Background
Model confidence (mean pLDDT): 82 of 100. This is a predicted structure of a 78-nucleotide RNA (transfer RNA) from a Methanobacteriota archaeon.
C1' cells in the first nucleotide's frame, strides 16, 4: 500500500444484524442514606458515556460516506 474486524460513562461491557418503548444495560466506580460498636459485606437511592465530520431519513450508538486511533491478515522489503 491491500482487506478485513474494531471504536459505548473513570474502567470493562449489553444493546449495532433487522432504525424508533435508547433523554440508552449490567457490573464496577464515586457520593449520600439504612444496618452494624467499629470496617467490611449487604440493601436502598443519586451522579456519569455512544471517537471526528457528513449523508439518508420524520426519526441514527443503529445504515452509508470520508477522517482519525487499535488490532489481524497478506504484499513490497532492489
Nucleotide at each position: 500500500g491491500c482487506u478485513c474486524c474494531u471504536g459505548u460513562g473513570g474502567u470493562g461491557u449489553a444493546g449495532u444484524c433487522a432504525g424508533g418503548c435508547c433523554c440508552a444495560u449490567c457490573a464496577u466506580c464515586u457520593c449520600g442514606g439504612c444496618c452494624u460498636u467499629u470496617c467490611g459485606a449487604g440493601c436502598c437511592g443519586a451522579g456519569g458515556a455512544c471517537c471526528c465530520g457528513g449523508a439518508u431519513u420524520c426519526g441514527a450508538a443503529u445504515u452509508c460516506c470520508g477522517g482519525c486511533g487499535g488490532g489481524a491478515g497478506c504484499a513490497c522489503c532492489a

Rfam family: tRNA. By type it is a transfer RNA. The sequence was found in a public genome assembly. The source organism's lineage runs through Archaea, Methanobacteriati and Methanobacteriota.